[in-house]
Molecule: SAM riboswitch aptamer (S box leader)
Organism: soil metagenome
């Protein structure tokens, strides 16, 4: 920088002592029943890996992709174990109420940014 994922899962225990949920803002939470964090262990998934196939497809092969319940597994590298990435901001397909000239407010299917994990 690119490409994927991003409503699913999965906690206890020592340390420590006031904050904390990325960032700014509003809200909404969570915390001296000890949060945040850091160290152990245990656990969640299946980015990286291991592996099969009577299935596709691409390719001269070698092989690559995609399906096979999330194909299976889980030793290794990561990662994660409140609350959708806790919500909303920004753009907006419709829908509403009030006004029925201009319009204000509400709601919202999707998308954008911005974060985050991962493989290059």
């Nucleotide at each position: 920088c690119u490409c994927a994922u991003u409503c699913a899962g999965a906690a206890c225990a020592g340390c420590u002592g006031a904050g904390g949920g990325a960032u700014c803002a509003g809200g909404c939470c969570c915390u001296g029943u000890g949060a945040c964090g850091c160290u152990g262990u245990a656990g969640c998934a299946a980015c990286c890996g291991u592996u099969a196939g009577a299935a596709g497809u691409c390719g001269a092969a070698a092989g690559g992709c995609u399906c096979u319940a999330a194909g299976a597994c889980a030793a290794g590298g990561u990662g994660c174990u409140a609350a959708c990435u806790c919500c909303u901001g920004c753009c907006g397909a419709g829908a509403g109420a009030c006004a029925u000239c201009c319009g204000u407010c509400u709601c919202g299917a999707g998308g954008a940014a911005a974060g985050a994990u991962g493989a290059g």